[in-house]
Molecule: small-subunit ribosomal RNA
Organism: uncultured prokaryote
RNA sequence: GCUACACAUGCAAGUCGAACGCCCUCUUCGGAGGGAGUGGCAGACGGGUGAGUAACGCGUGGGAACCUACCUAGUGGUACGGAAUAACUUCAGGAAACCGGAGCUAAUACCGUAUACGCCCUUCGGGGGAAAGAUUUAUCGCCGUUUGAUGGGCCCGCGUCGGAUUAGCUAGUUGGUGUGGUAACGGCGCACCAAGGCGACGAUCAGUAGCUGGUCUGAGAGGAUGAUCAGCCACACUGGGACUGAGACACGGCCCAGACUCCUACGGGAGGCAGCAGUGGGGAAUAUUGGACAAUGGGCGCUAGCCUGAUCCAGCCCUGCCGCGUGAGUGACGAAGGCCUUAGGGUUGUAAAACUCUUUCAGCAGGGAAGAUGAUGACGGUACCUGCAGAAGAAGCCCCGGCUAACUCCGUGCCAGCAGCCGCGGUAAUACGGAGGGGGCUAGCGUUGUUCGGAUUUACUGGGCGUAAAGGGCGCGUAGGCGGCUUUAUCAGUUGGGGGUGAAAUCCCGAGGCUUAACCUCGGAACUGCCCUCAAUACUGCCAGUCUUGAGUUCGAGAGAGGUGAGUGGAAUUCCUAGUGUAGAGGUGAAAUUCGUAGAUAUUAGGAAGAACACCAGUGGCGAAGGCGGCUCACUGGCUCGAUACUGACGCUGAGGCGCGAAAGCGUGGGGAGCAAACAGGAUUAGAUACCCUGGUAGUCCACGCCGUAAACGAUGAAUGCUAGCUGUCGGGCGGCAUGCCGUUCGGUGGCGCAGCUAACGCAUUAAGCAUUCCGCCUGGGGACUACGGUCGCAAGACUAAAACUCAAAGGAAUUGACGGGGGCCCGCACAAGCGGUGGAGUAUGUGGUUUAAUUCGAUGCAACGCGAAGAACCUUACCUGGUCUUGACAUCCCGAAAAAGACCUAGAAAUAGGGAAGUGCUCUCUUUGAGAGAAUUUGUGACAGGUGCUGCAUGGCUGUCGUCAGCUCGUGUCGUGAGAUGUUGGGUUAAGUCCCGCAACGAGCGCAACCCUCGCCAUUAGUUGCCAGCAUUCAGUUGGGCACUCUAAUGGGACUGCCGGUGAUAAGCCGGAGGAAGGUGGGGAUGACGUCAAGUCAUCAUGGCCCUUACGGGCUGGGCUACACACGUGCUACAAUGGCGGUGACAGUGGGCAGCAACUCCGCGAGGGGUAGCUAAUCUCCAAAAACCGUCUCAGUUCGGAUUGUACUCUGCAACUCGAGUGCAUGAAGUCGGAAUCGCUAGUAAUCGUGGAUCAGCAUGCCACGGUGAAUACGUUCCCGGGCCUUGUACACACCGCCCGUCACACCAUGGGAGUUGGUUUUACCCGAAGACGGUGGGCUAACCGCGGAGGCAGGCGGCCACGGUAGAU
Repeated sequence: GCUACACAUGCAAGUCGAACGCCCUCUUCGGAGGGAGUGGCAGACGGGUGAGUAACGCGUGGGAACCUACCUAGUGGUACGGAAUAACUUCAGGAAACCGGAGCUAAUACCGUAUACGCCCUUCGGGGGAAAGAUUUAUCGCCGUUUGAUGGGCCCGCGUCGGAUUAGCUAGUUGGUGUGGUAACGGCGCACCAAGGCGACGAUCAGUAGCUGGUCUGAGAGGAUGAUCAGCCACACUGGGACUGAGACACGGCCCAGACUCCUACGGGAGGCAGCAGUGGGGAAUAUUGGACAAUGGGCGCUAGCCUGAUCCAGCCCUGCCGCGUGAGUGACGAAGGCCUUAGGGUUGUAAAACUCUUUCAGCAGGGAAGAUGAUGACGGUACCUGCAGAAGAAGCCCCGGCUAACUCCGUGCCAGCAGCCGCGGUAAUACGGAGGGGGCUAGCGUUGUUCGGAUUUACUGGGCGUAAAGGGCGCGUAGGCGGCUUUAUCAGUUGGGGGUGAAAUCCCGAGGCUUAACCUCGGAACUGCCCUCAAUACUGCCAGUCUUGAGUUCGAGAGAGGUGAGUGGAAUUCCUAGUGUAGAGGUGAAAUUCGUAGAUAUUAGGAAGAACACCAGUGGCGAAGGCGGCUCACUGGCUCGAUACUGACGCUGAGGCGCGAAAGCGUGGGGAGCAAACAGGAUUAGAUACCCUGGUAGUCCACGCCGUAAACGAUGAAUGCUAGCUGUCGGGCGGCAUGCCGUUCGGUGGCGCAGCUAACGCAUUAAGCAUUCCGCCUGGGGACUACGGUCGCAAGACUAAAACUCAAAGGAAUUGACGGGGGCCCGCACAAGCGGUGGAGUAUGUGGUUUAAUUCGAUGCAACGCGAAGAACCUUACCUGGUCUUGACAUCCCGAAAAAGACCUAGAAAUAGGGAAGUGCUCUCUUUGAGAGAAUUUGUGACAGGUGCUGCAUGGCUGUCGUCAGCUCGUGUCGUGAGAUGUUGGGUUAAGUCCCGCAACGAGCGCAACCCUCGCCAUUAGUUGCCAGCAUUCAGUUGGGCACUCUAAUGGGACUGCCGGUGAUAAGCCGGAGGAAGGUGGGGAUGACGUCAAGUCAUCAUGGCCCUUACGGGCUGGGCUACACACGUGCUACAAUGGCGGUGACAGUGGGCAGCAACUCCGCGAGGGGUAGCUAAUCUCCAAAAACCGUCUCAGUUCGGAUUGUACUCUGCAACUCGAGUGCAUGAAGUCGGAAUCGCUAGUAAUCGUGGAUCAGCAUGCCACGGUGAAUACGUUCCCGGGCCUUGUACACACCGCCCGUCACACCAUGGGAGUUGGUUUUACCCGAAGACGGUGGGCUAACCGCGGAGGCAGGCGGCCACGGUAGAU
């Protein structure tokens, strides 16, 4: 330890024979016991519940006009009579509950009379009112009255939830008088009179709620709460009512009404668990239909005693608190098993086993209480004590990503799932699930819910409002709050002392009792409060005075777009009239709509009308704010300065209230030039309900009246005082003199800046500083400056102002980046200036797509696409078909065997399978001298091999790109709360973060540059295979000779802004010049910072994980990678005369060469073939360079162009069908310089010409190199692209390929409106009017009393009040 829902059954309040009669049973005849009644006392306590109640209900402290049975203490009585009645008997009615008539009877039941110390009433004369006996003897009773105690009724101060989207409520209402009523005061009731009473200090209304001691939490102040225990209140099926009584408007009493349930013979009756158990239902949720009156207490009784679901106990529930156990000691370099592993080991772990002990609790057995002052023990054979046996019967739950103590493996693969917040999970998950291990707590542990705390996050203690949420648009002013100096008086606040109270329990402290504790008992303290009283008087208040500094008045000056009204001026626009004049005007980025030959635009003159006031003009002035600008006049508000006197705190702020209040808008009436929402047209555009243009109406203007809002902003409320300065400007005053300056002072308006403040930005005497007073406002974002309700408004709408739902952020300031159709500076073949191309044609090659058995795979903007591939017929080859092998083509280990290989034959497409001659033959190394071990070959076995299978988003390595761009960082110091900044920015300069200067920086590192290679000049050294000036020689540097030259290849020199002039800051540097082969990094190369792109590559290689293992591995044949409606990229060849063709035969350089390059010679038209010198190369060879030059062709699809096709051949190769290259002859396509678009290049470059090499059997338009000829142009940096530095904005940070807004479609959630419909709640008016008490009536009935007819009583009928119910309306 049930949710005011309904309850079967049992029990929960009776007792008294010492009040009374009657009946029954037993009897030892003495008596004992029982029953239903009359009568008394008690059923108003005890027990339950919290529905109602926002109230004198409760708490606390006071008060006066009351009652109180039993109890206490006094005092005084207790006399004499009377009439009935239940029970009982009998006769009836009814199903029952029950009830009627007649008759008998008793009392402590009822009535009368007497008496009255005290009592009550009184007009003070008087009047009124009592009793009961029982028993024999003591006693218990009874009556009047007084006192106390106890209990109760009533009144008052203070305290006691939230809502103003409830602001007015109230007719018995407020008071008086009288009367009634009550135990008692009182509008408690009634009659009359008066018009009061309550309320922003929150009435009324609606919502919610029993209140308190206490309990939980908190450092406290507070916040939340009101279980158990205790006090009070209220209720008892719902509503109303009274009766009895000391006490009730009564939980287990009565009456009525209603709902529900039950019984019934249908006529009528019965009932109330929110007592204890228990049942059903409902719910997240709560126990036994137990024992006993032994104790404590209660009722009755003289007593014995009876009753007591109060209570004491037991039962149930791990619901809570407390205590205890489930064992203790020893025990391994550490068993087994599990898990992990880097395979060594680690961990579980002294844990276990084993050995040695102990026995609490539980079990069994024996004894056995206190609770009980004499008897009586439910609990209970309980607590407790003793003995016995045996480690025996006794451990779980949560967690391990961070917060937060504790980590690994496997499984899973954005699934399954987890999650308090952040967040985990998409193939290596410490986050899910399992396991091992670990951490925490432990008979518990975790979750959920709730409250407080943390939360200074409602801030009294203890917050804020420039930009984060937050200053009212501005003023005047009511209530309220606050208020200058000084003197008395007072003592309300305040402070101190004392007293009363603050129930007990609880909390705290100290003791004591259960073995300890929880728990219990005792004592103390405390209960911070309220009331009374005594005192103090500084401060605040209050009363009465004083003062002048706050405030105001007076006088004299001054400035000003301050306001209102009236008048007036010129310029301009437009329109009208007239003149001149002719074809356009207007407008725009460009146009068109539009105006104009009916005369525009332009120009001249005249006239009309309305609106606004150029220049002056100024971070100048005025005003409270909104706002105010030509000039004059009138009226008028405020401000400033100077001066004297006066008043004497008259002040500040200001909820409500009142007034003012831009623009737009509204109403009525005017006015209308220009401008101009709406609207129309023209453009722009994909569209263009826009921006631009042409028109144009409300409106803009005036008068009167509304509206009441703005980024109404200084995003900064008003007032007062205090706290460094410097410098402008406006209006005054004073002083000095050099008379246009200086100094000073008051008031305004700006800039900068110290202290201080601030999250920072910033503010800074005009504060956002330091303080005081008052007002307004804020409390995460959205929903929402919204809905509903109310107030205002003609309307538009304004003011006030939520919730559901939803998110985990929204926001401020600053930082670093990135970005910008932002700015500044600068660079780059970036543009421009040029030259040549691509895009069109044919073809080569790569890609996409498609196709296919397969067309293997990868690369995909720049930075994939003649890329990997420096070369796919087989091979390569990874793909497909078919047919094959399974320890395998390859590696290591083990056992065994024997050499092995092998020409050749058969089958086959081959792989392979079968056979197998001849013949070499017993190999090599170490040897313990054993064919022992190993090497090589092979059979078998299993460990394993193997995989171009997947993941480049698990990786290493390598590479691309920004970009050869000039950047990227660090140490120390300094600045900043910090992120960060400074350095690295600035002024110059450079190709350059290159250098110089400056500077809170000083230095340093990686980059730049230089060092390296190469080309260009010179020198030295060295001259063979190179060279030849001079000498000799030859066909020939061929040979002799020489090494001067060229060249080769090694080492050096040279170039450094070094010199001169100018410029610059005297610097760095720049410009020009001299000299020099070369001049300002001389040309080229190599060299690529920190990083970016999850860039590329698992198919170069390596590698984690996963996957396959008679296959995703191995070997073979054939095919494919070469397909072909198409699209794209990169090339080649061209379209021709700067050319084609023919001829002539001039000039290079790099390289390569033995399975090779091949001179020369012969054959072939040619590709090539047959011979054969030389050369392992500065020696021989490839090797011919080609453009160039000369001639011809003469503009045609050609003597251009060469595709395609036919045919005949050559070469390579095992093999040219799919699918090679080349040659001859023949054929002779497209193409006449290429749309939009786009690429390369700044000098030995572009363009053009040929040459070599790698790969390679063969195959080059590709790639990598080499030289020949050899230009044009660059004004310049506006623009396109990319980049660098500084700065600026940012709502971006996956960083603009960002972020993000709205409509629409569908589904779902919550809310508003909604024709209506339904339930509840409160209320108004009227109708009805049960029971009941009250009033009144007197027809009926009537024992007690009297004067016989009455008094009184009962029933009846009547009246007002009134519950339920009804009708109509409202909340």